[in-house]
RNA sequence: GGAGUGGGCCGGGUGGUCGCUUCGAUCUUUGAUCGGGGAGGAAAGUCCGGACUCCAUAGGGCAGGGUGGUGGGUAACGCCCACCGGGGGUGACCCCAGGGAAAGUGCCACAGAAAACAUACCGCCGGGCCAACAGUCCCCCUUGGUACUCCUUCAAGACUGCCUGCUUUCAAGCUGGAAGGCUGUUCGCCCGGUAAGGGUGAAAAGGUGCGGUAAGAGCGCACCAGCAGUCCGGUGACGGGCUGGCUUGGCAAACCCCACCCGGAGCAAGGCCAAAUAGGAGGGCGAUUCUCCGCUGGGAAGCGGGGGAGAAGGGUGGCCCGCCCGGAGCCCUCGGGUAGGCCGCUAGAGUUCCGCAGCAAUGCGGGACCCAGAGGAAUGACCACCGUUCGCCUUUGGCGAAUACAGGAUCCGGCUUACAGGCCCACUCCGGCC
RNA sequence: GGGCCUAUAGCUCAGAUGGCUAGAGCGCACGCCUGAUAAGCGUGAGGUCGGUAGUUCAAUCCUACCUAGGCCCACCA
Numbered sequence: 001g002g003a004g005u006g007g008g009c010c011g012g013g014u015g016g017u018c019g020c021u022u023c024g025a026u027c028u029u030u031g032a033u034c035g036g037g038g039a040g041g042a043a044a045g046u047c048c049g050g051a052c053u054c055c056a057u058a059g060g061g062c063a064g065g066g067u068g069g070u071g072g073g074u075a076a077c078g079c080c081c082a083c084c085g086g087g088g089g090u091g092a093c094c095c096c097a098g099g100g101a102a103a104g105u106g107c108c109a110c111a112g113a114a115a116a117c118a119u120a121c122c123g124c125c126g127g128g129c130c131a132a133c134a135g136u137c138c139c140c141c142u143u144g145g146u147a148c149u150c151c152u153u154c155a156a157g158a159c160u161g162c163c164u165g166c167u168u169u170c171a172a173g174c175u176g177g178a179a180g181g182c183u184g185u186u187c188g189c190c191c192g193g194u195a196a197g198g199g200u201g202a203a204a205a206g207g208u209g210c211g212g213u214a215a216g217a218g219c220g221c222a223c224c225a226g227c228a229g230u231c232c233g234g235u236g237a238c239g240g241g242c243u244g245g246c247u248u249g250g251c252a253a254a255c256c257c258c259a260c261c262c263g264g265a266g267c268a269a270g271g272c273c274a275a276a277u278a279g280g281a282g283g284g285c286g287a288u289u290c291u292c293c294g295c296u297g298g299g300a301a302g303c304g305g306g307g308g309a310g311a312a313g314g315g316u317g318g319c320c321c322g323c324c325c326g327g328a329g330c331c332c333u334c335g336g337g338u339a340g341g342c343c344g345c346u347a348g349a350g351u352u353c354c355g356c357a358g359c360a361a362u363g364c365g366g367g368a369c370c371c372a373g374a375g376g377a378a379u380g381a382c383c384a385c386c387g388u389u390c391g392c393c394u395u396u397g398g399c400g401a402a403u404a405c406a407g408g409a410u411c412c413g414g415c416u417u418a419c420a421g422g423c424c425c426a427c428u429c430c431g432g433c434c
Numbered sequence: 435g436g437g438c439c440u441a442u443a444g445c446u447c448a449g450a451u452g453g454c455u456a457g458a459g460c461g462c463a464c465g466c467c468u469g470a471u472a473a474g475c476g477u478g479a480g481g482u483c484g485g486u487a488g489u490u491c492a493a494u495c496c497u498a499c500c501u502a503g504g505c506c507c508a509c510c511a
Base pairs, nucleotide, nucleotide: 001430002429003428004427005426006425007424008423009422010421012386013385014384015383016382017381018380020038021037022036023035024034025033026032027031040405044416045415047414048413049412050411051410052266053265054264055263059321060320061319062318064262065261066260067259068258069083070082071081072080073079084098085096086095087094088093099257100256104255105254106251107250108249121198122197123194124193125192126191127190128189129188131186132185133184134183135182136181137180141157142156143155144154145153162177163176165174166173167172206224207223208222209221210220211219225247227244228243229242230241231240232239233238270343271342272341273340280334281333282332283331284330285329288309289308290307291306292305293304294303295302296301313325314324315323336510337509338508350369351368352367353366354365355364356363357362387403388402389401390400391399392398393397435507436506437505438504439503440502441501444460445459446458447457453491462478463477464476465475466474484500485499486498487497488496
């Protein structure tokens, strides 16, 4: 100097004029004046987790949902930190919904022999049968060589079983054929062995090599991967060593199994005050019971009071149980009325600085500070100068344009998504120079 | 503000256990029929399955995140 990796931060500034909102003080009420405060890193998506409120103090079971290496952090989490394992990168570093496929079920299209209790299309090998072709024909006998007593061995010759035909004296000769044995090759079929090779596929039944074999194969051996056992190290995930047998496909963001977590609803929660009306229509459920006392009464019974039990229904999402309320009415739908005020509501897991502990996330201690609370919903508009970026020109400058994403609505911790441009820190690789 | 749902052809909807050419009706184009139209008959075109990533051999389907559209809610009696 170039290329990159990780982390943090800023994301317009100053002044003036006119406005909005809230709090406080003062003044004579309406109101006015003065002073203080007034959007973000994401306020967003509403994806997680909590605080808070109501329902029972949040209970039991089923169903349902979520999370998923290990150890920590935290109010909690699906977040964060550190480590482990796997993958990628030369590296800084990055990515992983990262439990279980040896509990069970299911799926693996097409292609392929076979997609998972293995199997066998081509191929390779062994055996058998049929056919064709090629080669060959033992022994016996004679002679010779070697040897010499023989056996043995070598060479040559002769002979040659069956059938047909011919020559011919019966013998013998010639010719042709059939059959058989053995060996080899080829085509086809059958039986068996094999999984090395070919081919298919995203994926092929451990991989590579040597031996071995009829051909082959964990059949044997070496190394590697995986599994089981054991020893050592580590809190643990796991890592390393040794031994053993010989091998187990993928998908759980398919059902499922295992471990852990989750009660429901949400500030339009919830509480108080005020105002208004048709306490309207339809549908559904239910409209008790025991006992004691008193009064009335001739009695039946009625009225009032006390105690016990109890239906409908309610307690916001699915069901059952339990608990609580309820107690003569209740629920659903349609319709009617009001859309006003106060609280909840902003001092909080708060902001910032320092110290200590910890690798870190974070925790502990101390100091300082108060920093939006609106509600048809404020936080704005304009002007001037400056800043940043880009373009053009007449280039110590001038002119023009642009200046992101986006805006609270009970609050907080995260994640994710959007974002013009810029700054800082640490680290890696390459090149050059000293 | 809070809670929830949907997205497949021009329109209305299907689709399955993740695999096969993603289908149906209406509409559109062309042809037949008719003197001409309608109706009818036949043929055909038309789809980034809202988008981007991930899981998987393979995604319209499963998961995550975006985008667009839609629905519901307060109090009183």

Two RNAs folded together computationally: RNase P RNA and transfer RNA, 511 nucleotides in total. It holds a member of the Rfam family "Bacterial RNase P class A". By type it is a ribozyme. Rfam's curators write: Ribonuclease P (RNase P) is a ubiquitous endoribonuclease, found in archaea, bacteria and eukarya as well as chloroplasts and mitochondria.